This is a predicted structure of a 388-nucleotide RNA (Bacterial RNase P class A) from a Deltaproteobacteria bacterium.
The coordinates come from a structure-prediction model, not an experiment, and the mean pLDDT is 76.
The organism belongs to Myxococcia, within Bacteria.
The sequence was found by an Rfam model in a public genome assembly.

């Protein structure tokens, strides 16, 4: 200097005027039928790394507690760690890609069963002979060697076909072949020796064999109570607290027992509770200034320092409080500096002119994950050149 691969960090500042919306502390006592609001000074705050996708995983509300079990239904899927928790991270293992740094994962089972592998090919899971080798015999040609037609008996080793052919090279043996035999490799089984482990590496022994696809269906193993902030609570106003249905029998003086019913807990079962004038089922009526307040932001928070840790992450001390609307608040107008581009200036400094600036905006929160993104900044590491 050039190509790359893997992460961080920004994605404008300031400053004055005007105006929006909360919060705090003061003050008025203004509006309206109520619940509830409103008004002024002061202060001080007021979008994102993705708010986006709703793809997962909790908080957090309800469901009377969220019990125990089963069944469907669903998710994960090598192995350790970590977390509140996950299908996230993180670190290792295997595999596959790339010359590497790295990427990615459809990472348990194909010998429990089904099922599929078009088309092409002879033959696609105990398959197969199309061109083809190889032996015997008939017949025709030739001087011979050998050629070609029929017909028997053998081959799957060479070619074709196809994403994939029933082990792969190489020797050797065969009439030609063939794990037939023999080394390697590759598969099956044992063991040894490392590692939590997933797994490697090595030793022996055995010609060993019926591919692939489970992101076919299924089987294993583990894991998930339902809904959901339109979840809830609470106030205020307004109606018709109307109609009808339906909830048990033995025993026992009594208290009680037994057995069965009726609801509620996504579906079944067992508990459990409502409970005896309570519960449930249905009909029918009413419901707002286009109701008000609360959930609604102090958190699995942020920053910093120490300390363990390979690392993700944890633990400790200190320190901060950064939206909270309610049809949706955060704009806008000037002025400055500041990045990046283009031109003037010989060249840096420095000046001066023009010109840009991406994806993109909360609605209960929070961990990820996908997916979008002009420009600029820094770390670290891989491969080519070329220099010393």
């Nucleotide at each position: 200097g050039g190509a790359g691969c893997a992460g961080g960090c920004u994605g404008g500042a300031c400053g004055c005027a005007c105006g929006c919306u909360g919060g705090u502390g003061c003050g008025c006592g203004c509006a309206c039928g109520a619940a509830u609001g409103g008004c002024g000074c002061a202060c001080g705050a007021g979008a994102g790394g993705a708010a986006a996708g709703u793809c997962c995983g909790g908080g957090c509300u309800c469901c009377a507690c969220a019990g125990g079990g089963c069944a469907a239904g669903g998710g994960u899927g090598c192995u350790g760690g970590u977390u509140a928790a996950c299908g996230g991270c993180c670190a290792g293992c295997c595999g596959u890609g790339g010359c590497g740094a790295c990427a990615c994962g459809c990472g348990g089972g194909a010998a429990a069963g089904u099922g599929c592998c078009a088309c092409a090919g002879a033959g696609a899971a105990g398959a197969g002979a199309c061109c083809g080798c190889c032996c015997c015999g008939u017949c025709g040609c030739g001087c011979a060697a050998g050629c070609g037609u029929c017909g028997g008996a053998g081959c799957a080793a060479g070619g074709g076909u196809g994403a994939a052919a029933c082990g792969g090279u190489g020797c050797g043996g065969u009439a030609a072949g063939a794990g037939c035999g023999c080394a390697c490799c590759g598969c099956c089984g044992a063991g040894u020796u490392g590692g939590u482990g997933a797994c490697a590496a090595c030793u022996c022994g055995g010609g060993c064999a019926c591919g692939g696809c489970a992101a076919a269906c299924c089987c294993c193993a583990c894991c998930c109570g339902g809904a959901g902030c339109a979840a809830g609570a609470g106030c205020g106003a307004a109606u018709a607290g109307g109609g009808g249905a339906g909830c048990g029998a033995c025993c026992g003086c009594a208290a009680g027992g037994u057995c069965a019913g009726g609801g509620a807990u996504g579906g079944c079962c067992c508990g459990u509770c409502c409970a005896a004038a309570g519960c449930u089922c249905c009909c029918g009526g009413g419901u707002c200034a286009a109701g008000c307040u609360c959930g609604c932001u102090g958190g699995a928070g942020g920053g910093c320092g120490u300390g363990g840790g390979u690392a993700a992450c944890c633990a400790c001390g200190c320190u901060c409080c950064u939206a909270g609307a309610g049809g949706a608040a955060u704009g806008c107008g000037c002025g400055u500096c500041a990045c990046u581009c283009u031109c003037g200036g010989a060249g840096a400094a420095u000046c001066g002119a023009g010109a840009g600036a991406a994806c993109a905006g909360g609605a209960c929160c929070c961990g990820g994950c996908u997916u979008a993104u002009a420009g600029g900044c820094c770390c670290g590491c891989u491969c080519c050149g070329g220099u010393g």